This is a predicted structure of a 393-nucleotide part of an RNA (large-subunit ribosomal RNA, domain III) from a Syntrophomonadaceae bacterium. The coordinates come from a structure-prediction model, not an experiment, and the mean pLDDT is 82. The RNAcentral record of the full RNA draws on ENA.

Context: one part of a larger RNA
RNA sequence: AAGUAAGCGAGAAGGCAGGUGAGAAUCCUGCCCGCCGUAAACCUGAGGAUUCCUGGGGAAGGCUCGUCCGCCCAGGGUAAGCCGGGACCUAACCCGAGGCCGCAAGGCGUAGGGGAUGGAUAACUGGUUGAAAAUCCAGUGCCACCAAGCUGCCGCUUGAGCAAUGGGGUGACGCAGGAGGAUAGGUGAAGCGCAUGAAUGGUAGAGUGCGUCCAAGCAAGUAGGGGGCAGAGCAGGGAAAUCCGCUCUGUAAGAACCCUGAGAUGUGAUGGGGAGUGAAAAUUAGUAACGAAGUCACUGAUUCCAAACUGCCAAGAAAAGCCUCUAGCGAGGCAGAAGGUGCCCGUACCGUAAACCGACACAGGUAGGUAAGGAGAGAAUCCUAAGGCGCGC
Numbered sequence: 001a002a003g004u005a006a007g008c009g010a011g012a013a014g015g016c017a018g019g020u021g022a023g024a025a026u027c028c029u030g031c032c033c034g035c036c037g038u039a040a041a042c043c044u045g046a047g048g049a050u051u052c053c054u055g056g057g058g059a060a061g062g063c064u065c066g067u068c069c070g071c072c073c074a075g076g077g078u079a080a081g082c083c084g085g086g087a088c089c090u091a092a093c094c095c096g097a098g099g100c101c102g103c104a105a106g107g108c109g110u111a112g113g114g115g116a117u118g119g120a121u122a123a124c125u126g127g128u129u130g131a132a133a134a135u136c137c138a139g140u141g142c143c144a145c146c147a148a149g150c151u152g153c154c155g156c157u158u159g160a161g162c163a164a165u166g167g168g169g170u171g172a173c174g175c176a177g178g179a180g181g182a183u184a185g186g187u188g189a190a191g192c193g194c195a196u197g198a199a200u201g202g203u204a205g206a207g208u209g210c211g212u213c214c215a216a217g218c219a220a221g222u223a224g225g226g227g228g229c230a231g232a233g234c235a236g237g238g239a240a241a242u243c244c245g246c247u248c249u250g251u252a253a254g255a256a257c258c259c260u261g262a263g264a265u266g267u268g269a270u271g272g273g274g275a276g277u278g279a280a281a282a283u284u285a286g287u288a289a290c291g292a293a294g295u296c297a298c299u300g301a302u303u304c305c306a307a308a309c310u311g312c313c314a315a316g317a318a319a320a321g322c323c324u325c326u327a328g329c330g331a332g333g334c335a336g337a338a339g340g341u342g343c344c345c346g347u348a349c350c351g352u353a354a355a356c357c358g359a360c361a362c363a364g365g366u367a368g369g370u371a372a373g374g375a376g377a378g379a380a381u382c383c384u385a386a387g388g389c390g391c392g393c
Stems, first nucleotide, its partner, number of pairs: 014032006033390004043369001047350002051348001052076006061069002081142002083346004088119002093114003099108003123140005143342004150336005161329002166325005174312004180305003185299005191212006213272002217267003224260004228251007236244002276290002313316001356365002373384002375381001
């Protein structure tokens, strides 16, 4: 040269008014505008570890500003028998008493143990906080265990009941396919309800806007799916068996019966929620309180019945659990109502991101799951709802 050139991190976009304040393009509120909407919405993992909420602050951090913040200070916040993990099970894999191998270090490996990404497993709806909620509160349920008393029933060796570490069944599984029955959801309505509704008051009222519901559980079991049933015999299931298996006989054949099974119905609910109406105080609250309608038609899932059914060949975990069978135990026991008990850990918040991995408030990366409305064949695409944002000059 020069505090010059350049830069201020996606071209989704801001504008106005009011408020606060020493100070406002940047903080708060309102209205308008714009962007996403198989997300740029919601839930939840991994990871992070207080970033959550309230009050205060304005040195630094924030690519400008700052009264603001994921910053600083102080205080507060995470409540479970039924959500997830453990007190259950096993897979790959790991460890491994004895044992085998090795000079040793150590390696392999039986019994056994550990080990979810799988199996098993009892809870739903509403309300509430500044911040938690299937955890608190309200209501309605369910599971396991206990058992003195109560009620009912059975029994004491002619055996009530319990019951395997043992037998059997189930658990229990691939890929493809299409049909059916439902529900969630959606659409419409001059069906219903509320509000609004011409310059003013009254009445009627077209039009317009909004809303037009609700769980688990329990009862009885529907569409549908599966299984024949009874008797006798048997050197099989490493002991036994009434169980399973095999053989024979009888009988029924699209039935009866048994098992399973969405949904609907009733109940749960004289409850909850609900558009809307709407205070008082403090100077804020759409809070407290009150609270209508809830019908019909059409459509309709990727969800449920369903690990079903049909087809195919490459033939598709294990164990616990559950059911059953005896072995065995056995003198008191079983069931019911009411009652009692129910431990430990996680639970805030971010989570396609400014809170994780990338030195950064970085146009990158981030497994899986839920839900996914309107138009449309569609998860394309477009516009949009709920919801969230306008990307810190």